A computed fold for an 89-nucleotide RNA from uncultured Longimicrobium sp., annotated as c-di-GMP-I riboswitch aptamer. Lineage of the source: Bacteria > Gemmatimonadota > Longimicrobiales > Longimicrobiaceae > Longimicrobium. Of the family's consensus pairs, 100% are formed in the model. The coordinates come from a structure-prediction model, not an experiment, and the mean pLDDT is 85.
RNA sequence: AAACGGCAAACCCGGCGAAAGCCGGCGACGCAAAGCUACGAGGCUACCGCCGCUCCAAGGGAAGCGGCCACGCCAGUCGAGCCGCCGAA
Numbered sequence: 001a002a003a004c005g006g007c008a009a010a011c012c013c014g015g016c017g018a019a020a021g022c023c024g025g026c027g028a029c030g031c032a033a034a035g036c037u038a039c040g041a042g043g044c045u046a047c048c049g050c051c052g053c054u055c056c057a058a059g060g061g062a063a064g065c066g067g068c069c070a071c072g073c074c075a076g077u078c079g080a081g082c083c084g085c086c087g088a089a
Base pairs, nucleotide, nucleotide: 006031007030012025013024014023015022016021029076035082036081037080039079040078041077042074043073044072049068050067051066052065053064054063055061056060
């Protein structure tokens, strides 16, 4: 190189979740590790919590808005680690 094959983005549908996102179906944008692991960098989200403002039941809290925060997530962002199919000239 070739072959047997493999995975499956977006959209849509169903489920879970506060969300990010995940799972199943459908579907193929792509992928030679698009197999696995959040260890490093990076990215996403912010239920809870904290802070501020507002609100009023005036008790600080049952409500709204804003800010911060990963303990949540992304391996199809990169690195690293682990494991692995085929392989002609």